c-di-GMP-I riboswitch aptamer from an Armatimonadota bacterium, 79 nucleotides, folded computationally. Model confidence (mean pLDDT): 84 of 100. The model forms 94% of the base pairs in the Rfam consensus.

[in-house]
RNA sequence: CCCCGAAAAUGGCAAACCCAUCGUAAGGUGGGGGCGCAAAGCCGCGGGACCUUGUUUGUUGGUCGGCCGGGCUGCCGAA
Repeated sequence: CCCCGAAAAUGGCAAACCCAUCGUAAGGUGGGGGCGCAAAGCCGCGGGACCUUGUUUGUUGGUCGGCCGGGCUGCCGAA
C1' cells in the first nucleotide's frame, strides 16, 4: 500500500414515529427519537421503485444514495 472486517479503540451517521416548515405530490429541511449502518460519506452514471402532467396510456418534469450496481474519497488495524 492492497485485500479484509473484530467479542478492539476513537468516534460518526440516523430508520420508523412526533413537532415545525417547504413542496400539488413523491419527498426535502430543522429539532426530538434510535431501527439499524464499516462507508447509512459524496455523485442521479445504469437498473429499479415512487410522484406529477384534468382521467387512462404514452411523453415530459421531478423524488428515493438506508433498493441494487457502478465511480470518487475516508477512520482503525485483530484474524